[in-house]
RNA sequence: CGUCUUCGGGGCGGGGUGUGACUCCCCACCGGCGGUGAAAGUCCGCGACCCCUCGGCAUCCAGCCGGGGGUGGAUCCGGUGAAACUCCGGGGCCGACCGUGACAGUCGGGAUGGGAGAAGACG
Numbered sequence: 001c002g003u004c005u006u007c008g009g010g011g012c013g014g015g016g017u018g019u020g021a022c023u024c025c026c027c028a029c030c031g032g033c034g035g036u037g038a039a040a041g042u043c044c045g046c047g048a049c050c051c052c053u054c055g056g057c058a059u060c061c062a063g064c065c066g067g068g069g070g071u072g073g074a075u076c077c078g079g080u081g082a083a084a085c086u087c088c089g090g091g092g093c094c095g096a097c098c099g100u101g102a103c104a105g106u107c108g109g110g111a112u113g114g115g116a117g118a119a120g121a122c123g
Base pairs, nucleotide, nucleotide: 001123002122003121004120005119006118007117013027014026015025016024028106029105030095031094032046033045034044035043041093042092050070051069052068053067054066055065056064057063075091076090077089078088079087097109098108099107
């Protein structure tokens, strides 16, 4: 490097209002993958969703497969140290789309999907 196999995302519990809320309000809970002088939701990069575009399949549409591009949220203070926006202490902040009796990071759905990548076998 090639082929193949397996794996590969967590979280609404209590109270309040209400005809109705796991969607609102108070409290609570969760954190994909690779990197990094040292362990990261918040640094750098990637993936999922969405948009555009090129090629292939298809009579056409819809759609499917592959390539390219775009979009894409959020952190500070103190301490230790040779080194930490990663550890320790404290205080913040963020979270695709469609749906819903009422506004969703936590419910249902696309998804028994896709996937960054991880482990392994063979050549």

Predicted 3D model of a 123-nucleotide RNA (FMN riboswitch aptamer (RFN element)) from a soil metagenome. Model confidence (mean pLDDT): 84 of 100. Its Rfam family is "FMN riboswitch aptamer (RFN element)". Rfam's curators write: The RFN element is a highly conserved domain that is found frequently in the 5'-untranslated regions of prokaryotic mRNAs that encode for flavin mononucleotide (FMN) biosynthesis and transport proteins.